[in-house]
This is a predicted structure of a 1520-nucleotide RNA (small-subunit ribosomal RNA) from a metagenome. The RNAcentral record of the sequence draws on SILVA. Model confidence (mean pLDDT): 83 of 100.
RNA sequence: AGAGUUUGAUCCUGGCUCAGAAUGAACGCUGGCGGCGUGCAUAACACAUGCAAGUCGUACGAGAACGCUUCUGCUUGCAGGAGCAAGUAAAGUGGCGAACGGGUGAGUAAUGCGUAGGUAAUCUACCUUUAAAUUGGGGAUAACAUUGCGAAAGCGAUGCUAAUACCGAAUGUGGUUUUAUUUACGGAAGUAGAUAAGACUAAAGUUGGCCUCUAUAAAUAAGCUAAUGUUUAGAGAUGAGCCUGCGUACCAUUAGCUAGUUGGUAGGGUAAGAGCUUACCAAGGCGACGAUGGUUAGCUGGUCUGAGAGGAUGAUCAGCCACACUGGAACUGACACACGGUCCAGACUCCUACGGGAGGCAGCAGUGAGGGAUUUUGCGCAAUGGGGGGAACCCUGACGCAGCAACGCCGCGUGAGUGAAGAAGGCCUUCGGGUCGUAAAGCUCUGUCGAAUAGAAAGAAGGUGCUACAUAAUAAAAUGUGUAGUAUUGACGGUACUAUUAGAGGAAGCACCGGCUAACUCCGUGCCAGCAGCCGCGGUAAUACGGAGGGUGCGAGCGUUAUUCGGAAUUACUGGGCGUAAAGGGCGCGUAGGCGGUUAUUUAAGUCAGAUGUGAAAGCCCUGGGCUUAACCUGGGAACAGCAUUUGAAACUGGGUAGCUUGAGUAUAGGAGAGGGAAGUGGAAUUCCUGGUGUAGAGGUGAAAUUCGUAGAUAUCAGGAGGAACACCGGUGGCGAAGGCGACUUCCUGGCCUAAUACUGACGCUGAGGCGCGAAGGUGUGGGGAGCAAACAGGAUUACAUACCCUGGUAGUCCACACAGUAAACGGUGAUUACUAGGUGUAGUAGGUAUUGAACCCUACUGUGCCGUAGCAAACGCGUUAAGUAAUCCGCCUGGGGAGUACGGCCGCAAGGUUAAAACUCAAAGGAAUUGACGGGGGCCCGCACAAGCGGUGGAGCAUGUGGUUUAAUUCGACGCAACGCGAAGAACCUUACCUGGGCUUGACAUCUCAGGAAUUUUCUUGAAAGAGAAGAGUGCCCUUCGGGGAACCUGAAGACAGGUGCUGCAUGGCUGUCGUCAGCUCGUGUCGUGAGAUGUUGGGUUAAGUCCCGCAACGAGCGCAACCCUUAUCUUUAGUUACCAUCAUUAAGUUGGGGACUCUAGAGAUACUGCUCCGGUUAACGGGGAGGAAGGUGGGGAUGACGUCAAGUCCUCAUGGCCCUUACGUCCAGGGCUACACACGUGCUACAAUGGGUUGUACAAAGGGGAGCAAAUCUGUGAAGGUGAGCGAAUCCCAGAAAGCAGCUCUCAGUUCGGAUUGAAGUCUGCAACUCGACUUCAUGAAGUUGGAAUCGCUAGUAAUCGUGGAUCAGCAUGCCACGGUGAAUACGUUCCCGGGCCUUGUACACACCGCCCGUCACACCAUGAGAGUUGGUUAUACCAGAAGUUGAUAUACUAACCAGUGAUGGAAGUGAGCACCUAAGGUAUGGCUGAUGAUUGGGGUGAAGUCGUAACAAGGUA
Repeated sequence: AGAGUUUGAUCCUGGCUCAGAAUGAACGCUGGCGGCGUGCAUAACACAUGCAAGUCGUACGAGAACGCUUCUGCUUGCAGGAGCAAGUAAAGUGGCGAACGGGUGAGUAAUGCGUAGGUAAUCUACCUUUAAAUUGGGGAUAACAUUGCGAAAGCGAUGCUAAUACCGAAUGUGGUUUUAUUUACGGAAGUAGAUAAGACUAAAGUUGGCCUCUAUAAAUAAGCUAAUGUUUAGAGAUGAGCCUGCGUACCAUUAGCUAGUUGGUAGGGUAAGAGCUUACCAAGGCGACGAUGGUUAGCUGGUCUGAGAGGAUGAUCAGCCACACUGGAACUGACACACGGUCCAGACUCCUACGGGAGGCAGCAGUGAGGGAUUUUGCGCAAUGGGGGGAACCCUGACGCAGCAACGCCGCGUGAGUGAAGAAGGCCUUCGGGUCGUAAAGCUCUGUCGAAUAGAAAGAAGGUGCUACAUAAUAAAAUGUGUAGUAUUGACGGUACUAUUAGAGGAAGCACCGGCUAACUCCGUGCCAGCAGCCGCGGUAAUACGGAGGGUGCGAGCGUUAUUCGGAAUUACUGGGCGUAAAGGGCGCGUAGGCGGUUAUUUAAGUCAGAUGUGAAAGCCCUGGGCUUAACCUGGGAACAGCAUUUGAAACUGGGUAGCUUGAGUAUAGGAGAGGGAAGUGGAAUUCCUGGUGUAGAGGUGAAAUUCGUAGAUAUCAGGAGGAACACCGGUGGCGAAGGCGACUUCCUGGCCUAAUACUGACGCUGAGGCGCGAAGGUGUGGGGAGCAAACAGGAUUACAUACCCUGGUAGUCCACACAGUAAACGGUGAUUACUAGGUGUAGUAGGUAUUGAACCCUACUGUGCCGUAGCAAACGCGUUAAGUAAUCCGCCUGGGGAGUACGGCCGCAAGGUUAAAACUCAAAGGAAUUGACGGGGGCCCGCACAAGCGGUGGAGCAUGUGGUUUAAUUCGACGCAACGCGAAGAACCUUACCUGGGCUUGACAUCUCAGGAAUUUUCUUGAAAGAGAAGAGUGCCCUUCGGGGAACCUGAAGACAGGUGCUGCAUGGCUGUCGUCAGCUCGUGUCGUGAGAUGUUGGGUUAAGUCCCGCAACGAGCGCAACCCUUAUCUUUAGUUACCAUCAUUAAGUUGGGGACUCUAGAGAUACUGCUCCGGUUAACGGGGAGGAAGGUGGGGAUGACGUCAAGUCCUCAUGGCCCUUACGUCCAGGGCUACACACGUGCUACAAUGGGUUGUACAAAGGGGAGCAAAUCUGUGAAGGUGAGCGAAUCCCAGAAAGCAGCUCUCAGUUCGGAUUGAAGUCUGCAACUCGACUUCAUGAAGUUGGAAUCGCUAGUAAUCGUGGAUCAGCAUGCCACGGUGAAUACGUUCCCGGGCCUUGUACACACCGCCCGUCACACCAUGAGAGUUGGUUAUACCAGAAGUUGAUAUACUAACCAGUGAUGGAAGUGAGCACCUAAGGUAUGGCUGAUGAUUGGGGUGAAGUCGUAACAAGGUA
């Protein structure tokens, strides 16, 4: 620090996901040790049991027992007494503490917390210090005793007694308070102080010691002294109360809240200010800077993360707050409205004798429950701290320790060295090997941890006892304080640590290995099982599932899950955006607010600088130290935003004052304009009405029909009515804020521009709310209604047609008034200001120059367009009218869908508008541009593509192939063009792969090993054959050391293996088809672009051609085109045998001699190149015409097939991976089948006849083939053929008669002398064999068919058509296929249309690429959600009823020790109790608000497999 994921690819926008760190965690697998930490996050749910707050006898009274000793009595084991126990235990009065410590986070959005202040508005026990005191009396009461009630808890009655308990009195250093005078501060209020006078106001003793003074005179008391208490004040410290500023979550779908409410006066109240409380008076107070309400939440130091700013969080530790079963209340006290106190109410639990009682773990352990989940009913007060005490000491679940838990952090170990036969074994393998792997074993060592044994700390300081000394004090001591010595104090724990012993011995796992992301192979599985954080894997070769081997990462842990921050600049302060990706309000006016020209001066709020205080400790950071290190602990330092106080500065911002003129405005003179409102006027046109002319149609459409018209339409003329809109001008012209505004005239009225001067003097900009305007359509009321026209009706179209088209037609459109308030209200671009090259139009005004004048031209301002620089931008593009550079203010956005929807609010008559979510779901949705493909887009061009022609197919019969059907099998493959006379250039057996049956199992075939035998061959039995069995004959070749060995072949045996036309052409090679013989397909360098890519290859011409020329940011090149090759056409030359024969000879015959001229053959050459000429064209390429030439513009034909497409075809030609079979899916044999047959299709043959059939005669080819062959001739046969057989391995011989043609004759338009199917009979040939199932011949038979519907095929010249010939395969079998020649046409105007193709361009939501994509209803399943008669909870408010405990108040009925008066009785004062009043918790009744759950039914939404119906959108998407 980034990465993956939208696309065919690209850039951008944008979401989702990952890598990091962290946790009070949990779960899975695994687990050796130690140190330090941490451990109910859920039910503030309920709690058994034990403990967690006591202590003081130096405040007080009283005071046991067990037991021991002893005495007495004696019924010898009881009774009584004494002493010790013991002034002890336990209880009580009293004091202090219990308000700390410990727990929890329910409540609380401010009575809280943080921070900074205030308290001149306050209190503070214990502690420290200062000052002064501590005098003298009184009356009770618990304990206790006696006794009563009660189950208990407990409650009384009578009697006794003490105090540091309680109550008067005295004194008053002082304190409080009143009055008066006065000082200081202060603006005042007031505060502080001084003086004088008055009033009020305290106390408690206890313990130790000593007799110097007094008394008894022994030792005590008074007294003195010490210690400790007590009282009154002052100060300090500490702690607390109250107040103030600032900060402190979300929701505006919470906008208004408030009657003690806000303030004042007076009374009360508190420690203290205050509506804190009461009465009266006033009507205020809070709120858009968010009141009120709702939801959530303890706050902070800090913690986690982050570069930081921030974000999240608030366990452990620390500060504050709140709470203690729930609610309320007070008492005591310095402090509480009190966790282990009281009272009341409620819920719950327990006890009960049913009458009543008891309780509160959110203290430490622990239990149940809840939960994914969180420990021992441990030890100790040894340390630290706390309470009490004079102290010893006691108490202390605070705390210190231990236990449990890998929960976290940190450290250590599980060994080290050597060791190649690279062991065995596993895995993989191309079978060679590789890898685990120096890893192991083996050898040599070490000894951490653990185990055992032994030793053994620090944590202990103090306190106390004793001894000694010093010091304070005293008359002297006691006593206090200090020092030294000594004795004693450890839960942890015999723990840390150390030593010794033995011995590699006891100690490694987890996750991952497709990309992100480090790490790869095999097997299994076969869209199954499964994986998955995202993208995505799995449908028979899975590096993605499961296992294995290997590897990678971390390591006593490793993964998963959950959560937080990060990455995420994805809420953007740092640090984002808004033309098209999400996003500018429809437009204006304007309030609050925000921002604001220039000069001088002042101030000091902001700002800046310095200082001071604070910012707790801990933590973080730096630097030291201590545990062996680290974690951890610890000393010191640094740092910290902020806040407050204070001193200073004065540039900038703000405030004050005084100015200025450039911003803004006003005045003057002109100007343009569909700016707005009202009234009036006008002509053209449509329609209607009246009349005239006139006659059969009109109208409408792609074509029609509905419709109108003989009752007179349409057309035409004249007149009239009525409504609406204003042609031409008219213009990217004008005006307006936008919506919008278009005939003319008048009236009223807003804004704008230009020019020149004068004036005001910042008066400005923006603008949340608010107010106004606001197209079309819509609504209400009343008018109006010509045309047009939703709805509706009819006619068409169509599979349908609730549409498009047509004929009609109502709301509406128009006017007035009122509502509505939205638009793609768009420049998809908020307003204002400033700055930043230009060029060129246009509108308005002014100036200049010129002119007779108008114009032209130049300049300035204002508006409106186009192009363009810099710059910006993802690109497209924008570009002084910015989307550039800056500033101010407002609005808005944060993935797609759900949804601009639901609910709620506001507005509206309604329709609806506005504001505006969530659940759920997806991994994308989107923008711009690129390359293709496609278009019922466009342009250009080509092709037997159409057209023009000729001949066919489709109808018939037959042949052949296919489908289907059948079958035991009808083997398999090929399926639009590009399968179907195709593989198959030839299925009777064989072929043959199929079926039935009979056999074989190392096999029909190959290699290797062993044994035997030469090979070979004859015969017999059986069988359908394969085969099985038996009997004979027979010995070769090479080498030899003569023993034998070798090669080939046969037989037998065992196993490695053979074999497979079994599967996969979607695992493959090779070969092939097709687009297409179409003209295309690419590359290097350069350039352009962020990039995909573009350019080149486009453009203008031209060509059969990306063929060539010209131009051009391209220049070159490659594969294709063309040419080179073959053949054919002409000529030359060479050569003449088997070919040829002009001349000579010869013959029946080129037969023979001869010839080398010709034909021909086959070698080598030549020829054609737009070379020449004319015209056109750019002086080009090239085209048109001509000459010459056998041939003329690639002369004809062939071979030749670019990059690629179709997962095209072929595993059955061959090769081949993987899988499968192995006495069978292999192999041998016989027979059958591939030849079946209601049917359908393709390809052909033959025909339907006279351009013909039959018959007789007669002419002319080319190219081939021939030895298991072609076969002449001759004989036989009607013939197919047969017999005999010359010649020929072929320019020699043979196949071999070419046929159409030509010349005769015949037939005469018929199902025929056409046509030949079918069938019968007889034959021939091939072949082991023609039954299934061959071909041919003869005779006989003589079917359909009279030119073929829709549709469709081939062909442009030696072509179509027609005629015959040959060959391959082959024993035989061709209408098929491949070749050959003969005869030999017609037509092409042309490119509109159909099909296919090429180039350019355009649109695209397609990229599997239009056979694409994709929308909605319906049906089914599931999910979440809205409405819903209601039902049921929670919470809150208001009104009323009732009202416990309790404070306060008033009353004075009952009772009463202290004090006062009184001799007393009694009275007073005061108190206690009781009832009363106010307030008030729980409770009840009623009515609301908010919110949750649920509800028959219902609404839409989302997601689902290949459902149904259509085809709305994307191309002009077929109606943009």